A computed fold for a 1411-nucleotide RNA from an uncultured bacterium, annotated as small-subunit ribosomal RNA. Its mean pLDDT, the model's own confidence on a scale to 100, is 83.
[in-house]
RNA sequence: AGAGUUUGAUCCUGGCUCAGGACGAACGCUGGCGGCGUGCCUAAUACAUGCAAGUCGAGCGAGCGGAACCAACAGAUUUACUUCGGUAAUGACGUUGGGAAAGCGAGCGGCGGAUGGGUGAGUAACACGUGGGGAACCUGCCCCUAAGUCUGGGAUACCAUUUGGAAACAGGUGCUAAUACCGGAUAAUAAAGCAGAUCGCAUGAUCAGCUUUUGAAAGGCGGCGUAAGCUGUCGCUAAGGGAUGGCCCCGCGGUGCAUUAGCUAGUUGGUAAGGUAACGGCUUACCAAGGCGACGAUGCAUAGCCGAGUUGAGAGACUGAUCGGCCACAUUGGGACUGAGACACGGCCCAAACUCCUACGGGAGGCAGCAGUAGGGAAUCUUCCACAAUGGACGCAAGUCUGAUGGAGCAACGCCGCGUGAGUGAAGAAGGUUUUCGGAUCGUAAAGCUCUGUUGUUGGUGAAGAAGGAUAGAGGUAGUAACUGGCCUUUAUUUGACGGUAAUCAACCAGAAAGUCACGGCUAACUACGUGCCAGCAGCCGCGGUAAUACGUAGGUGGCAAGCGUUGUCCGGAAUUAAUGGGUGUAAAGGGAGCGCAGGCGGGAGCGCAAGUUGGAUGUGAAAUACCGCAGCUUAACUGCGGAGCUGCAUCCAAAACUGUGUUUCUUGAGUGAAGUAGAGGUAGGCGGAAUUCCGAGUGUAGCGGUGAAAUGCGUAGAUAUUCGGAGGAACACCGGCGGCGAAGGCGGCUACCUGGUCUGUAACUGACGCUCAGGCACGAAAGCGUGGGGAGCAAAUAGGAUUAGAUACCCUAGUAGUCCACGCCCUAAACGAAGAAAACUAAGUGUUGGAAUAAUUCAGUGCUGCAGUUAACACAAUAAGUUCUCCGCCUGAGGAGUAUGCACGCAAGUGUGAAACUUAAAGGAAUUGACGGGGGCCCGCACAAGCGGUGGAGUAUGCGGUUUAAUUCGAUGCAACGCGAAGAACCUUACCAGGCCUUGACAUCCCCUGCAAUACUAUAGAGAUAUAGUGGAGGUUAUCAGGGUGACAGGUGGUGCAUGGUUGUCGUCAGCUCGUGUCGUGAGAUGUUGGGUUAAGUCCCGCAACGAGCGCAACCCUUGUUACUAGUUGCCAGCAUUCAGUUGGGCACUCUAGUGAGACUGCCGGUGACAAACCGGAGGAAGGUGGGGACGACGUCAGAUCAUCAUGCCCCUUAUGACCUGGGCUACACACGUGCUACAAUGGACGGUACAACGAGUCGCGAACUCGCGAGGGCAAGCUAAUCUCUUAAAACCGUUCUCAGUUCGGACUGCAGGCUGCAACUCGCCUGCACGAAGUCGGAAUCGCUAGUAAUCGCGGAUCAGCAUGCCGCGGUGAAUACGUUCCCGGGCCUUGUACUCACCGCCCGUCA
Repeated sequence: AGAGUUUGAUCCUGGCUCAGGACGAACGCUGGCGGCGUGCCUAAUACAUGCAAGUCGAGCGAGCGGAACCAACAGAUUUACUUCGGUAAUGACGUUGGGAAAGCGAGCGGCGGAUGGGUGAGUAACACGUGGGGAACCUGCCCCUAAGUCUGGGAUACCAUUUGGAAACAGGUGCUAAUACCGGAUAAUAAAGCAGAUCGCAUGAUCAGCUUUUGAAAGGCGGCGUAAGCUGUCGCUAAGGGAUGGCCCCGCGGUGCAUUAGCUAGUUGGUAAGGUAACGGCUUACCAAGGCGACGAUGCAUAGCCGAGUUGAGAGACUGAUCGGCCACAUUGGGACUGAGACACGGCCCAAACUCCUACGGGAGGCAGCAGUAGGGAAUCUUCCACAAUGGACGCAAGUCUGAUGGAGCAACGCCGCGUGAGUGAAGAAGGUUUUCGGAUCGUAAAGCUCUGUUGUUGGUGAAGAAGGAUAGAGGUAGUAACUGGCCUUUAUUUGACGGUAAUCAACCAGAAAGUCACGGCUAACUACGUGCCAGCAGCCGCGGUAAUACGUAGGUGGCAAGCGUUGUCCGGAAUUAAUGGGUGUAAAGGGAGCGCAGGCGGGAGCGCAAGUUGGAUGUGAAAUACCGCAGCUUAACUGCGGAGCUGCAUCCAAAACUGUGUUUCUUGAGUGAAGUAGAGGUAGGCGGAAUUCCGAGUGUAGCGGUGAAAUGCGUAGAUAUUCGGAGGAACACCGGCGGCGAAGGCGGCUACCUGGUCUGUAACUGACGCUCAGGCACGAAAGCGUGGGGAGCAAAUAGGAUUAGAUACCCUAGUAGUCCACGCCCUAAACGAAGAAAACUAAGUGUUGGAAUAAUUCAGUGCUGCAGUUAACACAAUAAGUUCUCCGCCUGAGGAGUAUGCACGCAAGUGUGAAACUUAAAGGAAUUGACGGGGGCCCGCACAAGCGGUGGAGUAUGCGGUUUAAUUCGAUGCAACGCGAAGAACCUUACCAGGCCUUGACAUCCCCUGCAAUACUAUAGAGAUAUAGUGGAGGUUAUCAGGGUGACAGGUGGUGCAUGGUUGUCGUCAGCUCGUGUCGUGAGAUGUUGGGUUAAGUCCCGCAACGAGCGCAACCCUUGUUACUAGUUGCCAGCAUUCAGUUGGGCACUCUAGUGAGACUGCCGGUGACAAACCGGAGGAAGGUGGGGACGACGUCAGAUCAUCAUGCCCCUUAUGACCUGGGCUACACACGUGCUACAAUGGACGGUACAACGAGUCGCGAACUCGCGAGGGCAAGCUAAUCUCUUAAAACCGUUCUCAGUUCGGACUGCAGGCUGCAACUCGCCUGCACGAAGUCGGAAUCGCUAGUAAUCGCGGAUCAGCAUGCCGCGGUGAAUACGUUCCCGGGCCUUGUACUCACCGCCCGUCA
């Protein structure tokens, strides 16, 4: 940073889609470790259970408790002495009575339960952010200052007793204490009043004086002291100040809808009072009638706000999880109490819903605290540990409490880090995949060898986080007369949830650790198989219908990696809402047009002000985040510290160019006056002629009218036509003109009145008075509506006649609304120059209208051409779509849809405003190449026309369709299939059917074994293939032949001609089809190849931004037409001989044969033409303008035909879809079609006679002569491998005879009989002959075919195929015409041009209805 997608291709416009980043995520597959974070986005749904706010006995009384200690009793034990009886002492355990420490917990009392923690329902608000203000306020605990703490009193809980109740709880009586409660004294800088001084910013602030009022707990715990008292500490009271926290007010900022336009009654203000900590309609009374709103009030919808987060180059856009600040809420709604602070999450009262208990009378509860449960949902954790640290409440303190917090657990949810090994290793292993079978690839990858040990496992060592406090000891210390205590220092001991955690050491083994998505393009990465528009994929384009790099699988490859993909959301790309940074002639888009309020913008000069603007300074902009630097965890994530920044807001100072504002001034913008000017400008009168129609009268007679042609209609009751007179309505010929006027719509006979605007010259006046314009107002074609007139012509509707398949149309005859007038509505048009208005500037040329000048010229309009420039192109181009400026309207893919709904307007019709759901990947603009057109121009062709002969009717042959069948094998289907493949189906052919039979095979190659065989002949069985037996067998012997076996393989007329090669048809023997370089165009493309002539021709000439070239045309080739030379056998015979006969001699002159040449080139003449090309005519010539004919077929089209000529990819069959055999079928037959033959007759038939060809073929052949047969043909057999012999008598023609217009002496089908030939074999199913039979048919409907000269027509002959079979095919000659004015039309084609929504290209595209 872009890419894909509209088209045959192009350039635009324009949407859709993709590549990036992010996430409190979810889902699919997978999953080794650690660190740091994060974790109900949905139901502010309901909650079981436990915990989350207590603490103080140093405030108080009573109680429980009972250690130490004291006394008395009793007295075990022990000691001394002893007269052994005891004496004196000791006194454990115990009893009784005092004594009361620690501790316990209910109550009174104090402080705290207003913090912490949760959630985002509500809220569009001073809720939040930011900056100010409070001279209008409060503040417990904390800090500072100075002072005080005096003296009394009466209750009450607890407790005891009692009553009610299931309980919760409530009540009565009695007793008692306080730092609980209530008096009195004292006192102020507190409060109120009075009157002063100073200051300020209005209300006010400060200071001093006087009067009045107001308070406390003689408290707790210690020390000294006999006491009085003194003193320490914690408290308490009043006052002042601070700090902290709060409350109130204000400026500015951040949202969608106008299909929400009006809202408001305490509402807005005032006075007074009340209320509050305090200001205030906060509340009340009275008074006034205000207040808000297009700068968006009110209403509705949505939403906690911010620091910040994500993205972006930025500007922006989106978001408001975690962390931090503020707000709001605590089941829903309301209320207050207490208090420094609440209208209070774990307080109270009331109401409601829900849940629970109940003895039915009543009660209890509130997880949006931490865990957890149910539910909802795609989805979000443990009913854990600890107060060790940090912080909080209470307390003097120890300490207690703390689901705050610190930690652990669960989850790949995210970020970061590490690992799953490293080195070596080619026999390039095995295996997989693929293959052109050679190989290639996975791949140094593996194995193997050598290492390491992060992580893992096991074991050992083992932190920091701890400071304080307490206990014990020691020391010091202010104030005081003094000590203790308190405080300070120090020593020792002691305090860790996490956790035996982090870290570290050792041992052990490469051992335990890789997936996921993609691979047609975008987008990195390709092959095979399977599937066969099926299954499926897909973000967009799209892929799949038998060779899928797009489906599924496999191999390989690419990307990322403990993750990877998908889905969702946001930003980006998207300049696709464009301020930065878009448009509006034709793509979406200029309002139909004007006037004009608000708004926006605005000419020259001077002097002020300082709102905008610019600069400097100060304050603030919390922390965290982001950026930079440094540092701490091994690194990173993470964290700490410092810096810069936070683009903002406020205040002060300064500057004065620009904008603004005040004032003075100017004239060029704008306007006014006077002088002229052209005009279908407007309103409303009068007048005029032509024409149509109607009425009256005359003349006049049979039609008129109308059309492509007709008919309806009018007319003998007199039309049309014509003459005269009259009536009425509407419109104004010629002039008339891309001429004029008007804002647009629009305006046209003449004339007078009223009236608007423009333009010109002069420069007298005003002095910026201007431009644009949302809402608003008036105008606004035609049609339409209402009321009343009018109504000639025209004419929706309607009627009739035509046309047509139909014709509710086009055409015709009639004809009503309407068109006209007056008044009132409607308010829309392709209301278009598809071009908003105003201003300035920017080459020329030419026409025209109006003015001024009359020399040039100039001003205002209106057209054309054209430069620069612009534009996607077309085009625009001083009348801009160019370059600028100002203002307004409008657009944002196509369809749905200018539809629905709401509102407004309207009598109605309808108009204005104006969506969404849903569908879709395009819709669209301009231009290009073709194709097409019942578009145009030019030209050609047996294309039509002019002619000749046919087909279509009959019979028959043949092919096809259809039907039938066991099979009727297959292919070919408009021209360009159908006497086509097939140049010849009785068997064979043969591919089809029935039956039989073979399985390495009928045919090929390779391997092994065997062989005296194989081939041939004969016999038997059989339908035959085949089987068996026999005969014979120098052909084979290194077996080349045969048999058997094995597997590779053979084989396939099986499929696909839409996988192909080759061949071929057609357009079309039409004149076209292209290329190189150059030039033009943004480009596709164009030019050349178009134009003027000419030609059969893109043939040639001229011209030309083209110049050349290629494939085609033509020519070169074959044949035919003339002739020369050469050569004469099998050909020929003029002259000479000869014969029946060119038979023979002779000759090669002629014919002929077959080789080589010549000849024709518009070369010559005349005319036309452009001094060209060429055309017309002529001469000469056998032939004249390509002499005739043939071969030869450009680029390409038809996915034309052929896989059944052949070849061939892939697929399919393999005891059969292969091979062989017999028989059948391809020959069927109601019918339909194509192509032929024969006819229908006298231009003929029959019979007789007689003449003249050419091309060809022949040894498995042609077969003469002779002979037999009516004949087909047979017999015998000469010649000929062919200019020699044979096929081979050509026929029509000609000369005669006959028939005489008939279903015939035409025609010959069909059938019967008898024969012939070929062949193993003529039944299905051949050809021919003779005799007999003798059908249809009397020239053919609609339609349709061929042919332009040796042609059509007609006549016969030959050949290929072939045993036989020809009306077909391919050739040959004989006889031998008619017509062409011409290019209007039909068909086909070529060139130019034009339109196109077609490009699969009109057999297109596409609309409606129905299914």